Overview:
This is a predicted structure of a 71-nucleotide RNA (transfer RNA) from a Candidatus Woesearchaeota archaeon. NCBI's taxonomy places the organism under Archaea, Nanobdellati, Candidatus Woesearchaeota.
RNA sequence: ACGGCAGUGUUUCAGUGGUAGAAAACUAGGUUCCCAACCUAGGAAUCCGGGUUCGAUUCCCGGCUGCCGUA
Numbered sequence: 001a002c003g004g005c006a007g008u009g010u011u012u013c014a015g016u017g018g019u020a021g022a023a024a025a026c027u028a029g030g031u032u033c034c035c036a037a038c039c040u041a042g043g044a045a046u047c048c049g050g051g052u053u054c055g056a057u058u059c060c061c062g063g064c065u066g067c068c069g070u071a
Base pairs, nucleotide, nucleotide: 001070002069003068004067005066006065007064010024011023012022013021018054026042027041028040029039030038047063048062049061050060051059
């Protein structure tokens, strides 16, 4: 330099053109003499810009970042 893949809460991952979900973590409460474990509740996210569309996290274009490959 070129090509491919990926980017979604704090983290690891789903997801799909029509209000974005799980687990862990965090906070609060319950239980316990205390801690752990367990139970309940809560907050929190679609990398950035543009386009298509009634509607974009999803499709298209460009950019950025990371990983892999070729030279």
Annotation:
The RNAcentral record of the sequence draws on ENA. Its mean pLDDT, the model's own confidence on a scale to 100, is 81.